[in-house]
Context: one part of a larger RNA
C1' cells in the first nucleotide's frame, strides 16, 4: 500500500446491495421446522335438517357435513444445519465398470384370471400413578397368503458358433415365476381415465475400482500375521482377505514406510507485474457428522439429524414398581468470550412432499426487523456579501491571522416533516365457458387451440405529485524526520510520548492545552491477522 466474517475508542444523516458466534461438536425453557391421500379401506364422533313414537325432550329411521383414531400407499435418505472426526481414493482431475443397483419420470410391449384367511380400528374385560401394556369376540381393502396363466430375465442339462488358455453368444430339453382395484359416464353391451403386475431401452442417481496429484517433523526407521499372494467355500446389488478353512512365506519402506502433530477437500478468495505466497467466512460441487459408542431394522434408497434397539454421561417426570429426552434445524435462552441478529410476517413468487384435483403441508424460500460489520450512491446547502465586524490566538503592539468564513441580502428543496395519487413482481399458471382432434355406438374424460380468469406477505411498497421550511445531518486522526501541516502558554529526565530514530533535566515545532494548519470524511484512528 491491499485485505478482512473483525474487534476497540471517538463520533455518527439517509439509501441499495450484501454479511453477522470465527470461542463451547458445551448445556438447553418455550413455539414452530415433515406431511399427505376418503378417486386404496372399514368406519364414524358433534352439528343440522326430515319423519314416527310418546313418558314434551327423549329414543328410533331417513338425509347432510363429514371431526378425531385406525389399516393402506407415498413421502419421510429430499431440503435445512454443522466441521467434530478424517493425511484418506476422503478430495481434485483422468478414467474403468466384460464385476454393480436405480423409486418416481420417459419410450415400447405383454398382461391385470379365480380363491382363502387374519389383523387393527371398534366392542368387552383386565394390569399400571403414568408411560403404556394384556386376554376374549367380530370387520374391510390397492393389507397379507395360496392357486391359474405368460413371453423374457435366471438356474441346470445337451449341443454348438466366435475369441486371446480369461470369457462372449446361438438352439434344444427341464426348473422357477406376476398382478389390484378405484373414479366417471353408459343405451347396461360396453367406454373413458388414474393406477397394478412381466420384460426391454432411456434418463436421472447412487455404489464400488484405478493412474496421477494433496500439510509438518528423521529430535519418528524400520512397520505388518487376515499380515502378503493363491485353492476353495461363503458373502454382497456388484470385483475383492470382504469373511472363513487349508496352502505358501509374502507384503511396504530414505522416491520416507511406520509413527506423531495439524486439518474437512476443491470452485473459488486476499495479495501480488507474474512467479508466487496466504487462506477455505458467505455462495456453489463433493465428503463427514446428528448427546457419546455400537447395532441392525424397514426400504429403490440409511446402517438414518426431529425413527428403532443396546450400553454410557447429562436432565426431567414418579404413588419408587418404573419412565421420558437429545436445537451441529429457525427463532431465543444459559454460559465462554474482545466479539457475532427477531421468541417477527406469509405461502403472493420459486422450489419441494402429497393428492386426478381443489387444496394441504413447507423456519426450504420470499420478505420485514436489529447491528456503520463491509462496500457503493447521496445529503448536512448555493450565489452575492468588507465596516476585512465581534471575540479568539500571534505582535517588534504597527498590525499579521481565523476570514467571505460569520452576520445581512437573495435563492434552491435532494434529504426531511405532512398530504394525496400509484406500478412491477401475477403467469403461456390453476378453474370456467367454447371450438377441434384421436378412440369409442354415444357419454363422461383425454390432448390441443380460442375467450375469460380469482389470488400479493413485503405494503402506509418503488416511483410520483402538492404544501412547508436551510429547515432535520460534522467528525475523528495527525503537525521533530520518515510524513503533507507550527506558534504561544504551561510543565522541567517530572508528568508524561513512542510504528523506528528517538523527545523531556528552565526559551520543548516532539509531553498537556489552546489558536492556527494538514489529511480523511459518515466515518476516523488503534489493535490483530494476510500478502
Nucleotide at each position: 500500500g491491499a485485505a478482512c466474517g473483525a474487534a476497540c475508542g471517538c463520533u455518527g444523516g439517509c439509501g441499495g446491495c450484501g454479511c453477522g458466534u470465527u470461542u463451547u461438536a458445551a448445556g438447553c425453557a418455550u413455539g414452530c421446522a415433515a406431511g399427505u391421500c376418503g378417486a386404496a379401506c372399514g368406519g364414524g364422533a358433534c352439528u343440522c335438517c326430515g319423519g314416527u313414537g310418546c313418558u314434551u325432550g327423549c329414543a328410533c329411521c331417513g338425509g347432510a357435513c363429514g371431526a378425531g383414531a385406525g389399516u393402506g400407499g407415498c413421502g419421510a435418505a429430499c431440503g435445512g444445519g454443522u466441521g467434530a472426526g478424517u493425511a484418506a481414493c476422503g478430495c481434485g482431475u483422468a478414467g474403468a465398470u466384460g464385476a454393480u443397483c436405480u423409486a418416481c419420470c420417459u419410450u415400447u410391449u405383454g398382461g391385470u384370471u379365480g380363491g382363502g384367511g387374519a389383523c387393527a380400528g371398534c366392542u368387552u374385560a383386565u394390569g399400571g400413578a403414568a408411560a403404556c401394556a394384556u386376554g376374549g369376540g367380530g370387520u374391510a381393502a390397492u393389507a397379507c397368503c395360496g392357486a391359474a396363466u405368460a413371453a423374457g430375465a435366471u438356474g441346470c442339462u445337451u449341443u454348438u458358433g466366435c475369441u486371446a488358455u480369461g470369457g462372449c453368444g446361438g438352439a434344444a430339453g427341464c426348473a422357477g415365476g406376476a398382478a389390484a382395484g378405484g373414479g366417471g359416464c353408459u343405451u347396461c353391451g360396453g367406454c373413458c381415465u388414474c393406477g397394478c403386475c412381466g420384460a426391454a431401452a432411456g434418463a436421472u442417481g447412487a455404489g464400488u475400482c484405478u493412474g496421477c496429484g494433496u500439510a509438518u517433523g528423521a529430535u519418528u526407521a524400520g512397520c505388518u500375521a487376515g499380515u502378503u499372494g493363491g485353492u476353495g467355500c461363503g458373502g454382497u446389488a456388484a470385483a475383492g482377505g470382504c469373511g472363513c478353512a487349508c496352502c505358501a512365506a509374502g507384503g511396504c519402506g530414505a522416491c520416507g514406510a511406520u509413527c506423531a502433530u495439524u486439518a474437512g477437500c476443491c470452485g473459488g478468495c486476499c495479495u501480488g507485474a507474474g512467479a508466487g505466497g496466504g487462506u477455505g467466512a458467505c455462495c456453489g460441487g463433493c465428503c463427514a457428522c446428528a448427546c457419546u459408542g455400537g447395532g441392525a431394522c424397514u426400504g429403490a434408497g440409511a446402517c438414518a439429524c426431529g425413527g428403532c434397539c443396546c450400553a454410557g454421561a447429562c436432565u426431567c417426570c414418579u404413588a419408587c414398581g418404573g419412565g421420558a429426552g437429545g436445537c451441529a434445524g429457525c427463532a431465543g435462552c444459559u454460559a465462554a468470550g474482545a466479539a457475532u441478529c427477531u421468541u417477527c410476517c406469509g405461502c403472493a413468487a420459486u422450489g419441494g412432499g402429497c393428492g386426478a384435483a381443489a387444496g394441504c403441508c413447507u423456519g426450504a424460500c420470499g420478505g420485514a426487523g436489529c447491528g456503520a460489520c463491509g462496500c457503493c450512491g447521496c445529503g448536512u446547502g448555493g450565489g452575492c456579501g468588507a465596516a476585512g465586524a465581534a471575540g479568539g490566538c500571534c505582535g517588534a503592539g504597527a498590525g499579521g491571522u481565523u476570514g467571505u468564513a460569520a452576520a445581512g441580502c437573495c435563492c434552491u428543496u435532494u434529504u426531511c416533516u405532512c398530504u394525496g395519487a400509484g406500478a412491477a413482481g401475477a403467469a403461456u399458471a390453476a378453474g370456467g365457458u367454447u371450438c377441434c382432434g384421436a378412440g369409442g355406438u354415444a357419454a363422461u374424460g383425454c390432448g390441443g387451440g380460442a375467450c375469460u380468469g380469482a389470488u400479493g406477505a413485503c405494503g402506509u411498497u418503488a416511483u410520483c405529485a402538492g404544501a412547508g421550511g436551510a429547515a432535520u445531518a460534522a467528525g475523528c486522526u495527525c503537525c521533530g524526520g520518515c510524513c503533507a501541516a507550527u506558534u504561544a502558554c504551561g510543565u522541567g529526565c517530572c508528568a508524561g510520548c513512542a510504528g523506528c530514530c528517538g523527545c523531556g533535566g528552565u526559551a520543548a515545532c516532539a509531553c498537556g492545552u489552546a489558536a492556527g494548519g494538514a489529511g480523511c470524511g459518515a466515518g476516523c484512528g488503534u489493535u490483530g491477522u494476510u500478502c
The part of an RNA shown here (small-subunit ribosomal RNA, 5' domain) has 531 nucleotides and comes from Bolinus brandaris. The RNAcentral record of the full RNA draws on SILVA. The organism belongs to Bolinus, within Eukaryota.